[in-house]
RNA sequence: UAAUUAAAUAGGCAAAAUUUUCUAAAGAAAAUGGCGCAAAGCUAUAGGGUCUAACCCAUGAAAAUGGUAUGACAGCCAGUUGCUGUA
Numbered sequence: 001u002a003a004u005u006a007a008a009u010a011g012g013c014a015a016a017a018u019u020u021u022c023u024a025a026a027g028a029a030a031a032u033g034g035c036g037c038a039a040a041g042c043u044a045u046a047g048g049g050u051c052u053a054a055c056c057c058a059u060g061a062a063a064a065u066g067g068u069a070u071g072a073c074a075g076c077c078a079g080u081u082g083c084u085g086u087a
Stems, first nucleotide, its partner, number of pairs: 012037002017032006035075001041080003047077002049073003056067004
């Protein structure tokens, strides 16, 4: 220096649910909350995966149905950076 294991101190993050706001939706922001997390930090413009389908396209007489990300998710995998202290 790198990888790995485990305990502790101090602190950090914040799921569901509820309320308000934004959005076509997914989802996001704030407050309460406290499921969990040692990367639950960052990256959606490396990549895979997942959610949504307004616009658009197809079918249709219509209602509607199907497809599509240019919309989202980092608390799915992944990539990348990194704190304390013991062995």